[in-house]
RNA sequence: GCAACGAAAAGGCAAACUCAUUGAAAGAUGAGGGCGCAAAGCUACGGGUCUAAGGCUUCGGGCUAUGACCGCCGGGUUGCCGAA
Numbered sequence: 001g002c003a004a005c006g007a008a009a010a011g012g013c014a015a016a017c018u019c020a021u022u023g024a025a026a027g028a029u030g031a032g033g034g035c036g037c038a039a040a041g042c043u044a045c046g047g048g049u050c051u052a053a054g055g056c057u058u059c060g061g062g063c064u065a066u067g068a069c070c071g072c073c074g075g076g077u078u079g080c081c082g083a084a
Base pairs, nucleotide, nucleotide: 005082006081012037013036017032018031019030020029021028022027035071041077042076043075045074046073047072048069049068050067054064055063056062057061
């Protein structure tokens, strides 16, 4: 130095919920707030999940992603510290 690993230290991020904005919705953004997280940094590549404006339809209903989710899992990629 690299890999594995995760004690300590310095820090980091920010669930639910509330307010505001935006969106058809799922959701997203900002502020507050902390459930938690060693990648809970980034990435829509694979799987999965959510929504259904529009479209289709057997039209009381159902199907569908071009929309969304990385804090659902995996992959890719980048990174702080250094005990056993």